[in-house]
Context: one part of a larger RNA
Molecule: small-subunit ribosomal RNA, central domain
Organism: uncultured prokaryote
C1' cells in the first nucleotide's frame, strides 16, 4: 500500500453555503501527457536461479545463460483518462403561468384565562392530596362591575403542513426566502462532494438597558422522616418576556453524512396536473412531488430494515480501533466569565 467498519456493539461533524482538492453525462474531429506495443542504450562485478565443467564427493571454485520486473532515447497505436476545437440536450439552471404552507422579519390588533387595584353584595372562614405554615372581622374566599398589567394563543389541530438544521401555531398588513406542478420557451454540463473557511444554531448562562402577570432554580417557612440539605404544601429572588451584543453546546436523534442510478407490491394522508364524464361537482383512472403504515427479494448478530434501505453500485467528506484513567492533564486557540474546540501519557484490568 491493500484489506474491516460507523441505527442499537467504538464510530456520521448540530446544520447549510462554499475555497482548494477529488470525482464527473452525450457526439464528432484532433493532439499524444498518462496508457499500450516494438526497437535500442543502460541496469558494475560477485551472489540467487538454470546448464556444463574442475578439486576422489561435497562444501568450494571456473565458464556460459537467464534474471535484473527499473530508467533514458526512439518508432508506432489512439480504445480509455487528459487536453484543444466544435456540436447536441437527458444532468443543472433560467423564463412564463398556476398552487399549497405554524418558512423568516417588522408593525398593528383580538378574545378567553390569570394576577393586582378600586367600588358594590355578603359575613367566617379560605387554602392546602392528610395537616400545618400562610391569607382573613383593618372584611378574606365567593360573586358582580370598572380599570391596569404581562405572558401564552383553547377549539380548528391531524403518524397534517413548512424549514438546511435549530425550529415554526390567535388575527391582519407590509417586506421577504424556499418548494411543487404545467409548458418544453431559453442557456448549454454551467454538475457533485467539500480539507481549511464563512454563516445559522434549542434550553440554560453572561453583559447593558427595559419589563415582570403566571410559573419558578437559589432561599425562607410548614410537613414527612431515624435523619430529609429531597419528593408534598405555603411563600419566593434570579430567570422565563423585549431590545442590542456574547456564548456555540444538547439523547442538536431517524442515535442512520451528502449526491446520483438501479431493484416486487399493497394501502393511507397532503399539494399540483391530465384523462373519462360534457354540465359543473362527486366518483374512477393515469401522472409528478412530499409525508406515513405494512410488506417481497435482499441485507442484518438479532431487534429489525425494506424505492424515504440498514438492498445493489459509483463519487466525495467526516469518524472508529479493548474498558478505566479521560473528554482529564499539558500546550495552543476562542470567550467578559461560565466554559468551548483541539487533546495525551504513566498506571491499571
Nucleotide at each position: 500500500c491493500u484489506g474491516g467498519g460507523c441505527u442499537u456493539a467504538a464510530a456520521g461533524a448540530g446544520u447549510u453555503c462554499g475555497u482548494a482538492g477529488g470525482c464527473g453525462g452525450u457526439c464528432c474531429a484532433g493532439u499524444a501527457a498518462g496508457u499500450g506495443a516494438g526497437g535500442u542504450g543502460u541496469g558494475a562485478a560477485a551472489g540467487c536461479c538454470c546448464u556444463c565443467g574442475g578439486c576422489u564427493c561435497a562444501a568450494c571454485c571456473g565458464a556460459g545463460g537467464a534474471a535484473u520486473u527499473g530508467c533514458g532515447c526512439u518508432u508506432c497505436a489512439a480504445a480509455c483518462u487528459a487536453c484543444u476545437u466544435g456540436g447536441g440536450u437527458u444532468g443543472a439552471g433560467g423564463a412564463a403561468g398556476a398552487c399549497a404552507g405554524a418558512g423568516g422579519u417588522g408593525a398593528g390588533u383580538g378574545g378567553a384565562a390569570c394576577u393586582g387595584a378600586u367600588g358594590g353584595u355578603g359575613g367566617a372562614g379560605c387554602g392546602g392530596u392528610a395537616a400545618a405554615u400562610g391569607c382573613g372581622u383593618u372584611g378574606a374566599u365567593a360573586u358582580c362591575a370598572u380599570c391596569a398589567g404581562g405572558a401564552a394563543c383553547a377549539c380548528c389541530g391531524g403518524u397534517g403542513g413548512c424549514g438546511a438544521a435549530g425550529g415554526c401555531g390567535g388575527c391582519u398588513c407590509a417586506c421577504u426566502g424556499g418548494g411543487u406542478c404545467u409548458u418544453u420557451u431559453c442557456u448549454g454540463a454551467c454538475g457533485u462532494u467539500g480539507a481549511g473557511g464563512c454563516a445559522c444554531g434549542a434550553a440554560a448562562g453572561c453583559u447593558a438597558g427595559g419589563g415582570g402577570a403566571g410559573c419558578g432554580a437559589a432561599c425562607g417557612g410548614g410537613a414527612u422522616u431515624a435523619g430529609a440539605u429531597a419528593c408534598c404544601c405555603c411563600g419566593g429572588u434570579a430567570g422565563u418576556c423585549c431590545u442590542a451584543g456574547c456564548u456555540g453546546u444538547a439523547a442538536a436523534c431517524g442515535a442512520u453524512g451528502a449526491g446520483c442510478a438501479c431493484u416486487a407490491g399493497u394501502u393511507c394522508g397532503a399539494g399540483g396536473g391530465g384523462a373519462c364524464u360534457c354540465u359543473u361537482a362527486c366518483a374512477u383512472c393515469c401522472u409528478c412531488u412530499c409525508g406515513g403504515a405494512c410488506g417481497u427479494a435482499g441485507c442484518g448478530a438479532a431487534a429489525g430494515u425494506g424505492u424515504u434501505a440498514a438492498g445493489u453500485g459509483c463519487u466525495c467528506c467526516g469518524c472508529c480501533u479493548g474498558g478505566g484513567g479521560a473528554g482529564u492533564a499539558u500546550g495552543g486557540u476562542c470567550g467578559c466569565a461560565a466554559g468551548g474546540c483541539u487533546g495525551a501519557a504513566a498506571c491499571u484490568c